Transfer RNA from a marine eukaryotic metagenome, 69 nucleotides, folded computationally. Its Rfam family is "tRNA". By type it is a transfer RNA.
[in-house]
RNA sequence: GGGCGUUAGCUCAGAGGUAGAGCAUUCGGCUUUUAACCGACCGGUCGUAGGUUCGAUCCCUACACGCCC
Numbered sequence: 001g002g003g004c005g006u007u008a009g010c011u012c013a014g015a016g017g018u019a020g021a022g023c024a025u026u027c028g029g030c031u032u033u034u035a036a037c038c039g040a041c042c043g044g045u046c047g048u049a050g051g052u053u054c055g056a057u058c059c060c061u062a063c064a065c066g067c068c069c
Stems, first nucleotide, its partner, number of pairs: 001069006009023004017054001026040004047063005
């Protein structure tokens, strides 16, 4: 210098219209009990700051951090 990435505790979706899944935690059901299984709840300043837009997780710029060349 170039490329990719940064979203829930973890792994990841979401590709302009105010964010979801799985797993985990918690609670409940079932079971003699545990596990498994079933159900529910909880959980996010979408890395930071600007810009574009009626509207930005999404597009543009800079910066920070990580990985690769």